[in-house]
Molecule: RNase P RNA; transfer RNA
Organism: Mariluticola halotolerans
RNA sequence: CCAGUUGACCGGGUAGCUGCUGCCGCGCAAGCGGGGGAGGAAAGUCCGGGCUCCACGGAAAAACGGUGCCGGAUAACGUCCGGCGGGGGCGACCCCAGGGAAAGUGCCACAGAAAGCAAACCGCCACCCCAAGGGGUGGUAAGGGUGAAAGGGUGCGGUAAGAGCGCACCGCGGGCCUGGUAACAGGACCGGCACGGUAAACCCCACCGGGAGCAAGACCAAAUAGGAAUGACGUGGUGCCUCGGCACCGGCCGUUUCCGGGCUAGUCAUUCGGGUUGGUUGCAUGAGGCGGCUGGUAACAGUCGUCCCAGAUGAAUAGCUACCGCGUCUAUCGCAAGAUGGGCCUUACAGAACCCGGCUUACAGGUCAACUGGCGUU
RNA sequence: GCGCCCGUAGCUCAGUGGUAGAGCAUCCGACUUUUAAUCGGAUGGUCGGUGGUUCGACCCCACCCGGGCGUACCA
Numbered sequence: 001c002c003a004g005u006u007g008a009c010c011g012g013g014u015a016g017c018u019g020c021u022g023c024c025g026c027g028c029a030a031g032c033g034g035g036g037g038a039g040g041a042a043a044g045u046c047c048g049g050g051c052u053c054c055a056c057g058g059a060a061a062a063a064c065g066g067u068g069c070c071g072g073a074u075a076a077c078g079u080c081c082g083g084c085g086g087g088g089g090c091g092a093c094c095c096c097a098g099g100g101a102a103a104g105u106g107c108c109a110c111a112g113a114a115a116g117c118a119a120a121c122c123g124c125c126a127c128c129c130c131a132a133g134g135g136g137u138g139g140u141a142a143g144g145g146u147g148a149a150a151g152g153g154u155g156c157g158g159u160a161a162g163a164g165c166g167c168a169c170c171g172c173g174g175g176c177c178u179g180g181u182a183a184c185a186g187g188a189c190c191g192g193c194a195c196g197g198u199a200a201a202c203c204c205c206a207c208c209g210g211g212a213g214c215a216a217g218a219c220c221a222a223a224u225a226g227g228a229a230u231g232a233c234g235u236g237g238u239g240c241c242u243c244g245g246c247a248c249c250g251g252c253c254g255u256u257u258c259c260g261g262g263c264u265a266g267u268c269a270u271u272c273g274g275g276u277u278g279g280u281u282g283c284a285u286g287a288g289g290c291g292g293c294u295g296g297u298a299a300c301a302g303u304c305g306u307c308c309c310a311g312a313u314g315a316a317u318a319g320c321u322a323c324c325g326c327g328u329c330u331a332u333c334g335c336a337a338g339a340u341g342g343g344c345c346u347u348a349c350a351g352a353a354c355c356c357g358g359c360u361u362a363c364a365g366g367u368c369a370a371c372u373g374g375c376g377u378u
Numbered sequence: 379g380c381g382c383c384c385g386u387a388g389c390u391c392a393g394u395g396g397u398a399g400a401g402c403a404u405c406c407g408a409c410u411u412u413u414a415a416u417c418g419g420a421u422g423g424u425c426g427g428u429g430g431u432u433c434g435a436c437c438c439c440a441c442c443c444g445g446g447c448g449u450a451c452c453a
Stems, first nucleotide, its partner, number of pairs: 001374010012324007020037002023034004039349001043360002046358005051213004056260004061256002064209005069083005084098001085096004099204002104202002106198003121144002123140008152170006171193001172191003176187004217281004227272007236249005250264004274452002288307008325346001327344007379449007388402004396433001404420005426442005
């Protein structure tokens, strides 16, 4: 210098003028002064929580949904960190829904002889027959062919030809030993191979999950009506009795079942008709930000100091001017690097709506750090 | 905020692991004096996009893109 990998960050600045919207102070009020005012994704709403409500609470049994190597982090997670195994790249590094196919069921089209307790089309070999080219019976699975996949691979021996038939190495399976918290790795031994793929097919195993959502919920105000029709399930049974209570059996309690508890006379659905489309609160001090130290490989945790940092509701957070900066075009000078002047643009993705932790997706242009491969010079 | 559905030929829709189809439309031919109707044939598809699982994906899974529907309170 070229090509690349990973991580982090910025995504305009200053001044003036004019506006918008909360907060604080002054003021009877109009208003005046001070200070705050979008993002890294505020987005998609894909996960996880906080918070609030729902007569429910417990058991976690069933159903349904989700997650899936191991260990850790966390309020929690499908997130993050570290490791293991597999795959890709020369490498830095990247990717993996990565439990179970010897519990069972299903599927594997076409092609092919055979596609799931294997089979024999062409071959190879032995024997027999006709008599020169084939036919029959049997053996075989090395070679050919089909396929995504053909029941271990390579080599040597062996054989009529062959074959784990025998042996060596590799693979596979089993228990054992060693290291590791574990996933797993390594070693020696045994077994001649028995066990194809698919679970983002049903399923099995382990673990997790009650539902609804700030239009949750609470308060105030306004208005209309205490509506109509149809339908469904009910208003139950027994006993005592001071006559409206108690006990038992029923029924209901936001999927079902069991236990405890509560409620028990109206409830629900559809259609028609009417009214409100207001205010306050929830609502911003929070798993908060920034900096230092300590522990940890890290995610993160602990501790100390410091700061208060949007709160709208047809929805504020902006507009204009000047200068600087960035980018781009062009003229002059210069071998080049570059310098000076002028013009244009001043920009990407996008905008809070109860809050927080993640993931995913979009993003003009630019910066920094670490590392890898190659080339050149000394 | 929450729940659900759809995207396949120019249009309307089938197809839910194994070669992408039907009707209408368009074009050509036949019939007819001609047109319509009818009959026969043909053309036409990144199955919304990108990845993944699988031997194989319109179909299964994930993430995006576009479109649509329902759902407030009182009574």